[in-house]
RNA sequence: GGGCGCAUGGCUCAGUUGGUUAGAGCGCUGCCUUCACAUGGCAGAGACCGAAGGUUCAAGUCCUUCUGUGCCCA
Numbered sequence: 001g002g003g004c005g006c007a008u009g010g011c012u013c014a015g016u017u018g019g020u021u022a023g024a025g026c027g028c029u030g031c032c033u034u035c036a037c038a039u040g041g042c043a044g045a046g047a048c049c050g051a052a053g054g055u056u057c058a059a060g061u062c063c064u065u066c067u068g069u070g071c072c073c074a
Base pairs, nucleotide, nucleotide: 001073002072003071004070005069006068007067010026011025012024013023019057028044029043030042031041032040050066051065052064053063054062
């Protein structure tokens, strides 16, 4: 230098051909249960989706550029 992939709550991921309030598990907070802890049950907080533009009535989801990261080729 060329090619391919990934980037969504603290962590690991899902999100089907663009259309409803972006979900799950673990973790976290409170309550119940216990003498206490653990387990279990109930409730709750937390991401607007790597950044900036574009297309569209509408974009996490399509297009462009850039950033970070992984792999392959030279």
The prediction has a mean pLDDT of 80. This is a predicted structure of a 74-nucleotide RNA (transfer RNA) from a Candidatus Omnitrophota bacterium. Its Rfam family is "tRNA". It is annotated as a transfer RNA.